RNA sequence: CUGCAACCGUUGGGGUGCCUGCGUGCAGGCUGAGAGGCGAAAUGCCAACCCAUCGAACCUGAUCCGGGUCAUGCCGGCGGAGGGAACGGUGCCGAAGGACUG
Numbered sequence: 001c002u003g004c005a006a007c008c009g010u011u012g013g014g015g016u017g018c019c020u021g022c023g024u025g026c027a028g029g030c031u032g033a034g035a036g037g038c039g040a041a042a043u044g045c046c047a048a049c050c051c052a053u054c055g056a057a058c059c060u061g062a063u064c065c066g067g068g069u070c071a072u073g074c075c076g077g078c079g080g081a082g083g084g085a086a087c088g089g090u091g092c093c094g095a096a097g098g099a100c101u102g
Base pairs, nucleotide, nucleotide: 001097002096004094006090007089008088009087010086011052012051013050014049017030018029019028020027021026022025036046037045038044058083059082060081064077065076066075067074
C1' cells in the first nucleotide's frame, strides 16, 4: 500500500404454517428470528423479523423419503443438487499478499 472480519447508511430479496374452540372472524395452543395488521380479494399495501454473492434468508425438487406428533418443513435426509436479492462509507484487532528500510 492492497485487502478481510466487524460496524453504519441507503436500497433490495424473503416467508407468514399446523391443531382446538366457538362460528367465517376472534381466542387459545405447537415450533421458530419471524406465523402480525389493513383489505371482498389480489402477483396488493404497511409493520416486525431474517437475509443480501463469504449468498441454507428463501424457493424448486415435494402431493418426496425416514422419524416423531393431536397436527404441521416439527426433526433429519435430500444438500459438495439447482436457483436466489448490493452499492457506498467507516474501519485496519487479526489472517493473507506486495514494496521499501534495518

Model confidence (mean pLDDT): 75 of 100. TPP riboswitch aptamer (THI element) from Paracoccus tibetensis, 102 nucleotides, folded computationally. NCBI's taxonomy places the organism under Bacteria, Pseudomonadati, Pseudomonadota, Paracoccaceae, Paracoccus.